[in-house]
The part of an RNA shown here (small-subunit ribosomal RNA, 5' domain) has 515 nucleotides and comes from a Bacteroidia bacterium. It matches the Rfam family "Bacterial small subunit ribosomal RNA". Its family is annotated with structural constituent of ribosome and ribosome in the Gene Ontology. For this family Rfam cites "Crystal structure of the ribosome at 5.5 A resolution" (Yusupov et al., Science, 2001). The sequence was found in a public genome assembly. Model confidence (mean pLDDT): 82 of 100.
Context: one part of a larger RNA
């Protein structure tokens, strides 16, 4: 000198853009943050209509489907194939989506809901009767799918891979409707997303030198997994790692990037993007294409709450907000209008994702606080060699001008060149085109025009040298200053005040940290 997620002191006019618990991964009152589908089902509690028929619009709860594994938060743990980069899988999976091929025959038994009874303070159960499905379960159909055996051809990178051929076992299908179309099952391929393995890179300590028994390897058609593997198990062998730093201890999420620097490098990794890990603490699995699952389940623990004392409920490291900690960090706001997500045929619903608004000079950038003229060089202040002079100083007064900003009045967006509904048309079966209708939170905001009037707007630090800027008074090694050198003991440009000056300027200094 530059920089900061900064804090503190003094001061403060406006706007835009980006940012805002770095500390206690401390505890949390309250509200919201994941639902949706009636074009899967039985139904009808509530609302409206009613021809009184759940008949119609619809639809709470319930069964069922899809979603809830995304999005959002945090950085505790982790020195590790976690991450980065480059490869491999002849060892793997992939719901929804796309393309192709084939199929969908005929049956069955339940159960929630509803009704009745009953237990409990509640949370929540228990029993009986009855009912449906795209819920569940047999049967049939069965190859290019799976498993085993036989023989053939080709290829490679050890294990092996690919192709075709006759034979044996097991595995399928579900409907709904406005019958255009959507949906179901099987197989192959793609796309997307993941899983696993490996080379290299990846903090400090040797005042950590030896570490290791599933440890290292093998066998087992073992078990397990989507898959390889001591991943697990039985047996056998005694290996394996280590001065090219094993093991242990400490610290730490990693990267893109950011700051600085001429560069090499050093430091940081807040915001944004990618990956990982976690969800009160520890463990476990279930469901599912996918989780060992933040707003799911079970167990144990700590804590908090309710209780009729028998027993129950909870998890903000989601968005706001509260207490605590701290030098320190915001509103218990608005809207789904746009972008995106889930569900739905769609209309649409939900969405604290997102977009906006509010607070904060905490940062960067931009604008303003007036401009021109004006010497009686005014008054006042300060200094002085004191009837004078210097300085404040063109500064003020005064004259003319302007109106950014401000106050008042009026007008007033873009973001929707998109999407929805309806009608028509084209191609030809879900796309496009035309017309029309409708959708704006922010917002009567931004912006524009006009009226008024210099009107509403300047501070902070420093002035011995480094380092731009000097005099007077007070004090008298006192009070004090100070980044270093140092200053102050009676003429202090270094302390305190004043006048003047210098620097920066809606900021200026100090402190902390990095280069």
């Nucleotide at each position: 000198g530059g920089a900061u997620g900064a804090a503190c002191g003094c001061u403060a006019g406006c706007g835009a853009u980006a940012g805002g618990c770095u500390u206690a991964a401390c505890a949390c009152a309250u509200g919201c943050a994941a639902g949706u589908c009636g074009a899967g089902g039985g139904g009808c509690a509530g609302c409206a209509u009613u021809u009184c028929g759940g008949a119609u619009g619809g639809c709470g709860a319930c069964c069922g489907g899809c979603g809830c594994a995304c999005g959002g938060g945090u950085g505790a743990g982790u020195a590790a194939c976690a991450c980065g980069u480059a490869u491999g899988c002849a060892a793997c999976c992939u719901a929804c989506c796309c393309a192709c091929a084939a199929c969908a025959g005929g049956g069955g038994g339940a159960u929630a809901g509803c009704u009745c009874g009953u237990c409990g303070a509640a949370a929540g159960g228990c029993g009986a009767a009855u009912u449906a499905a795209u819920a569940c379960c047999g049967c049939a159909u069965a190859a290019a799918g799976c498993a085993g055996g036989g023989g053939c051809u080709c290829c490679g990178c050890a294990u092996g891979g690919a192709g075709g051929u006759a034979u044996u076992u097991g595995c399928u299908a579900a409907a709904g409707a406005a019958u255009u179309u959507c949906g179901g099952u099987u197989g192959u391929g793609g796309a997307u997303g993941g899983g696993c393995a490996u080379g290299c890179g990846c903090a400090g300590g040797a005042u950590u030198a030896g570490g290791u028994a599933g440890u290292u390897g093998g066998u087992g058609a073992a078990g397990g997994u989507a898959a390889c593997g001591g991943c697990u198990c039985a047996c056998c062998a005694a290996g394996c790692c280590g001065g090219c730093g094993a093991u242990c201890c400490u610290u730490a999420g990693g990267g893109g990037a950011a700051c600085u620097g001429a560069g090499a490098g050093g430091u940081u990794u807040a915001u944004c993007c990618c990956c990982c890990a976690c969800a009160c603490u520890g463990g476990u699995a279930c469901u599912g294409a996918g989780a060992c699952a933040c707003g799911g389940a079970c167990c144990a623990g700590a804590c908090u709450c309710c209780u009729a004392c028998g027993g129950g409920a909870g998890g903000c490291a989601g968005c706001a907000g509260u207490g605590a900690g701290g030098a320190a960090u915001a509103u218990u706001g608005g809207u789904c209008a746009a972008u995106g997500g889930u569900c739905g045929a769609g209309a649409g619903a939900c969405u604290g994702a997102a977009c906006c608004a509010g607070c904060c000079a905490a940062a960067u950038c931009g604008c303003g606080u007036g401009a021109a003229g004006g010497a009686a060089g005014a008054c006042g202040g300060u200094a002085u060699u004191a009837u004078g002079u210097a300085u404040u100083g063109u500064a003020a007064a005064c004259u003319u001008c302007u109106u950014u900003u401000g106050a008042g009045a009026g007008g007033g967006a873009a973001u929707a060149a998109a999407g929805u509904g309806c009608a028509g048309g084209a191609c030809g079966u879900g796309u496009c085109c035309u017309g029309u209708u409708u959708u704006g939170u922010a917002u009567g905001u931004a912006c524009c025009u006009u009226u008024c009037g210099a009107a509403u707007a300047a501070g902070c630090a420093u002035c011995g040298g480094c380092u731009a800027a000097c005099u007077c008074c007070g004090u008298g090694c006192c009070a004090g200053c100070a980044g270093c050198c140092g200053c102050g003991g009676u003429a202090a440009u270094a302390c305190g005040g004043a006048g003047g000056a210098u620097g920066c300027g809606a900021g200026c200094g100090u402190u902390a940290u990095c280069c």